RNAcentral holds the sequence, with entries from ENA. This is a predicted structure of a 73-nucleotide RNA (transfer RNA) from an Oculatellaceae cyanobacterium. The source organism's lineage runs through Bacteria, Bacillati, Cyanophyceae, Oculatellales and Oculatellaceae. Rfam family: tRNA. From the family's description: Transfer RNA (tRNA) molecules are approximately 80 nucleotides in length. The prediction has a mean pLDDT of 80.
[in-house]
RNA sequence: GUCCCUGUAGCUUAGUGGUAAAGCAUUCGCCUUGUAAGCGAAAGAUCGACGGUUCGAAUCCAGUCCAGGGGCU
Numbered sequence: 001g002u003c004c005c006u007g008u009a010g011c012u013u014a015g016u017g018g019u020a021a022a023g024c025a026u027u028c029g030c031c032u033u034g035u036a037a038g039c040g041a042a043a044g045a046u047c048g049a050c051g052g053u054u055c056g057a058a059u060c061c062a063g064u065c066c067a068g069g070g071g072c073u
Base pairs, nucleotide, nucleotide: 001072002071003070004069005068006067007066010024011023012022013021018055026042027041028040029039030038048065049064050063051061052060
């Protein structure tokens, strides 16, 4: 230089056009003599940024940039 993959909650992931979901972690409660475990509940992401398409975009784009990873030279 060029091509490909990835980017969603603190972490790991799901969601492939119609109000973003789960596990762990966090907080509160129950349980326990107490802690852990277990059970219940709560809070937490305008989906990397910006454009475009669409009634509607996390999702689509012979789009532009940013970050990480890989192939080729």